The RNA shown here (SAM riboswitch aptamer (S box leader)) has 141 nucleotides and comes from Fimbriiglobus sp. The coordinates come from a structure-prediction model, not an experiment, and the mean pLDDT is 80. The model forms 97% of the base pairs in the Rfam consensus. NCBI's taxonomy places the organism under Bacteria, Pseudomonadati, Planctomycetia, Gemmatales, Fimbriiglobus.

RNA sequence: AUCUUAUCCAGAGUGGCUGAGGGUUCAGGCCCGACGACGCCACAGCAACCGGCCGGAAAUCGAGUCUCCCGAUUCGCUCCCGGUGCUGGUGCUAACUCCUGCUCGACAACCGGCCACAAGCCCCGUCGAGGCAGAUAAGAU
Numbered sequence: 001a002u003c004u005u006a007u008c009c010a011g012a013g014u015g016g017c018u019g020a021g022g023g024u025u026c027a028g029g030c031c032c033g034a035c036g037a038c039g040c041c042a043c044a045g046c047a048a049c050c051g052g053c054c055g056g057a058a059a060u061c062g063a064g065u066c067u068c069c070c071g072a073u074u075c076g077c078u079c080c081c082g083g084u085g086c087u088g089g090u091g092c093u094a095a096c097u098c099c100u101g102c103u104c105g106a107c108a109a110c111c112g113g114c115c116a117c118a119a120g121c122c123c124c125g126u127c128g129a130g131g132c133a134g135a136u137a138a139g140a141u
Base pairs, nucleotide, nucleotide: 001141002140003139004138005137006136007135008134013043014042015041016040017039021032022031023030026101027100028099029098044093045092046091049089050088051086052084053083054082055081056080061076062075063074064073065072066071097133102130103129104128105127106126107125112122113121114120
């Protein structure tokens, strides 16, 4: 760097340094910021992806024991479920990934467009599902 899988409405900040933008493409919106944001460092914290430890357990597999056979039973690995914050490896600590953008569906009072002042459709709006992009973890190349 690329690919695969999982998760992304929960949670958790102080101090020091620095000094002007920041919210990791773009656009629009909305926020944060000289009462010092963003970033860096230190410490603290959150979470529980991986690892460790503890417990459970249907099935599979392996080993052992009993049995003439069918089979029964014990232990263990992997997988799975639950717990534990562990001097382990990462991550994270404003706002849902801050929101929207593309597709589909449901609802939908008024205004606006097509139309004829109707019906219907569209736009706008709310909600849901998915997609694109991104972040993080684990694995592979």